[in-house]
RNA sequence: GCCCCCGUGGUCUAAUGGAUAACAUGUCUGUCUUCGGAACAGAAGAUUGAGGGUUCGAGUCCUUCCGGGGGCA
Numbered sequence: 001g002c003c004c005c006c007g008u009g010g011u012c013u014a015a016u017g018g019a020u021a022a023c024a025u026g027u028c029u030g031u032c033u034u035c036g037g038a039a040c041a042g043a044a045g046a047u048u049g050a051g052g053g054u055u056c057g058a059g060u061c062c063u064u065c066c067g068g069g070g071g072c073a
Base pairs, nucleotide, nucleotide: 001072002071003070004069005068006067007066010025011024013022018056027043028042029041030040031039049065050064051063052062053061
């Protein structure tokens, strides 16, 4: 330099172009317990890496960047 893949709560992973972005784990609160843990109930937590475009509608499609990984030279 060229090609391919990835980027979503603190963390891991989902989400056919359709709604309010889902689950697990972690955190916080409560119940329970002598205490802790476990269990149960609830809560907070995401500008879906950034900009632009297509569309009635974009996490998803197109495009340019940024970051990470891999392959070739």
A computed fold for a 73-nucleotide RNA from a Candidatus Nealsonbacteria bacterium, annotated as transfer RNA. Its Rfam family is "tRNA". By type it is a transfer RNA. Model confidence (mean pLDDT): 80 of 100. It was read from a public genome assembly.